[in-house]
Model confidence (mean pLDDT): 81 of 100.
Predicted 3D model of a 72-nucleotide RNA (transfer RNA) from a Candidatus Microgenomates bacterium.

Parts: sequence; structure tokens; C1' cells
RNA sequence: GGGUCGCUAGCUCAAUGGUAGAGCAGCAGCCUUUUAAGCUGUUGGUUCCGAGUUCGAGUCUCGGGCGACUCA
Repeated sequence: GGGUCGCUAGCUCAAUGGUAGAGCAGCAGCCUUUUAAGCUGUUGGUUCCGAGUUCGAGUCUCGGGCGACUCA
């Protein structure tokens, strides 16, 4: 330098072009002599950045950034 893939909550990951979710973590409550465990509820998002297509984009297209793999 070429090619492929990835980037979404604090972490790990989902999401047919049509209200962005789950688990864990956090917070509150219950339970317990207390902690842990368990149970219930709940907060948290500029979907890497910019532009385009579309009535509507996490998703499609283009450019850029970062990372992984691979070829030379």
C1' cells in the first nucleotide's frame, strides 16, 4: 500500500428501512442481626465523525477516523 470485517448504555452484545433493547454493572426498595446471595423496581444513548438517498437511516450509499485479520 491492497482486501475483508468491526465501532450501539460503564462492560459484553442484540436490533426486517418504521418508538434503540437485553444481560451484567449502577441506584432504590424487600429479605437478612450485618455483609454476601436472592427477589422487585428503576436510571443511563450525539448508535465513531461528516455528507447523501428516503416520508422515515443503527441499518442503504460516499468520504473520513480508530481497531482487528489477511495479502504483498

Rfam family: tRNA. From the family's description: Transfer RNA (tRNA) molecules are approximately 80 nucleotides in length.